[in-house]
RNA sequence: UGAGCCGGCCGGGUGGCCGCGGCGCAGCCCGACUGCGUCGAGGAAGGUCGGGACUCCGCAGGGCAAGGAUGCUGGCGAGAGCCAGGACGGGGCGACCUGUCGGAUCAGGGCAACAGAGAGCAGACCGCCGAUGGCUCGGCCUAGCUCCCGCAGGGGAACAAGGUAGGGCACAGGUGAGGGUGAAACGGUGCGGUAAGAGCGCACCAGCGUCCGGAGUGAUCCGGGCGGCUCGGCAACCCCCAUCCGGAGCAAGGCCAAGCGUGGGACGACCGGCCCGGUCAAUGUCUCCAGGUAGGCCGCACAGAUGGAUGGUCACCCAGCCGGACCCCCGCAAGGGACCGGUGGACAGAAUCCCGCCUACAGGCCGGCUCACCGU
Numbered sequence: 001u002g003a004g005c006c007g008g009c010c011g012g013g014u015g016g017c018c019g020c021g022g023c024g025c026a027g028c029c030c031g032a033c034u035g036c037g038u039c040g041a042g043g044a045a046g047g048u049c050g051g052g053a054c055u056c057c058g059c060a061g062g063g064c065a066a067g068g069a070u071g072c073u074g075g076c077g078a079g080a081g082c083c084a085g086g087a088c089g090g091g092g093c094g095a096c097c098u099g100u101c102g103g104a105u106c107a108g109g110g111c112a113a114c115a116g117a118g119a120g121c122a123g124a125c126c127g128c129c130g131a132u133g134g135c136u137c138g139g140c141c142u143a144g145c146u147c148c149c150g151c152a153g154g155g156g157a158a159c160a161a162g163g164u165a166g167g168g169c170a171c172a173g174g175u176g177a178g179g180g181u182g183a184a185a186c187g188g189u190g191c192g193g194u195a196a197g198a199g200c201g202c203a204c205c206a207g208c209g210u211c212c213g214g215a216g217u218g219a220u221c222c223g224g225g226c227g228g229c230u231c232g233g234c235a236a237c238c239c240c241c242a243u244c245c246g247g248a249g250c251a252a253g254g255c256c257a258a259g260c261g262u263g264g265g266a267c268g269a270c271c272g273g274c275c276c277g278g279u280c281a282a283u284g285u286c287u288c289c290a291g292g293u294a295g296g297c298c299g300c301a302c303a304g305a306u307g308g309a310u311g312g313u314c315a316c317c318c319a320g321c322c323g324g325a326c327c328c329c330c331g332c333a334a335g336g337g338a339c340c341g342g343u344g345g346a347c348a349g350a351a352u353c354c355c356g357c358c359u360a361c362a363g364g365c366c367g368g369c370u371c372a373c374c375g376u
Stems, first nucleotide, its partner, number of pairs: 001372010012317007020040008028031001042347001046358002049356005054249004067245005072085005086101006102240002108238002110234002125179002127175003132172002134169004139164004144159001146157004187205006206230002208227008253298004259293001262290003265286003268280004318345001320343005328337003
């Protein structure tokens, strides 16, 4: 100098003119008028996602079931969430960013497309072997039946049986080392071993289980011993375990309350001597009553609401960006400053309030850190 990472913060300023809403005061031609003063959007006011306050409904209290939410550890906190840490992954040269998180050997069930021989107490397609059993070939040994030669001892030929060493076949069978399929094929390397192989045996490594020691509040980490114990995945499939949860929401809800209509009462008729009472009712009458509607007030705020004020314009300035010939200042240089001209400010708009999460956002400031290049 350039490119980045993390955290925090800001997100135009001043003035003139014209406007808007709330409140207060004053004026008069008392009007939803005029003047003056004062207050008047955000970091997200947004999405309405999670909680809480508040309100109404339900509910004696407790428990079970159903349904839902959450799920590593520690701390804070209202259990939402935040901060720090852990384990296992992914990205970046790096600063750093980012995903997941109880249980699948000590509850149980279930699933795995396609490919492939085989995918759930695995599997023999190719390949290797074929020790053992089987078939076959020629040899040797043993005793034998028949025939031939010989007087005889004996010799020879053929047949079949048993035994034995070997060759061949690849039929039974063995083999999970090699090839091939797959997201996944029942640890890895080497030596031994074997017919060929295999934790079959051994050494080392990895994993699992178990025991011990050390560090840590803990999740967990580090080290060692023993056991050949050696397939794993999906719980966002059901399920199991632990903790928590009643519902609806300011259009909640409370108060006041027209007109028309509704219901009731009195006046009416009948029963009855009268009151009380009962029955009948079509209309009418009323300074009568009731519920509810329009509407108003509260809820509701040191902005505030009422279909919704918080704005517009001009001038100057400012961060930043773009373009600039010389001179001036800094620097070895690249370059920077100063100066001139142009441009120039995003996302967005409270509606009961608060906390949090998520999403949108031009440009900039501060602090810490990383990488590359240059100079010394």